[in-house]
Molecule: SAM riboswitch aptamer (S box leader)
Organism: Thalassobacillus pellis
C1' cells in the first nucleotide's frame, strides 16, 4: 500500500512543553494568541489480549468480567453535505434509507 470482516449519534484535561495553524479530500461551516499542530503527562473506551462460565471432537463460538499488556481515541454525530433511491415541499430546499469516501481494530497478501 491492497483485500476481508467489524465498528463509527456514548465516553474522555481549567495540566506541562511548544509556538501558528487545525478539523482526510472538495464545498460549506467551524476551532485557534482567552494559545493551533506536535510531544509529554493525565484520562476514556474495550478492537486484540487476560480471567471465569457455557457449547463444541478440534479449530472455534457465545456470555460475563478485569484494565496488567498491544493499538486506538480524548471540540462539534465521521462537524454537515458530496452518489443513488423514496417521500414531502416546489425556486435553490427538507426528511429517511442505502452506497461511496474516511478513520480505527483484527486477520490476510
Nucleotide at each position: 500500500c491492497u483485500c476481508u470482516u467489524a465498528u463509527u449519534c456514548a465516553g474522555a484535561g481549567u495540566g506541562g512543553u511548544g509556538g501558528a495553524g487545525g478539523g482526510a479530500c472538495u464545498g460549506g461551516c467551524c476551532c485557534g494568541a482567552u494559545g493551533a499542530a506536535a510531544c509529554c503527562c493525565g484520562g476514556c473506551a474495550a478492537c486484540c489480549u487476560g480471567u471465569c462460565a457455557g457449547c463444541c471432537u478440534u479449530a472455534g463460538c457465545u456470555g460475563a468480567u478485569g484494565g496488567u499488556g498491544g493499538u486506538g481515541c480524548u471540540a462539534a454525530u465521521u462537524c454537515c453535505a458530496g452518489c443513488a433511491a423514496a417521500g414531502c415541499a416546489u425556486a435553490u430546499g427538507c426528511u429517511u434509507u442505502g452506497a461511496a469516501a474516511a478513520a480505527u481494530a483484527a486477520g490476510a497478501g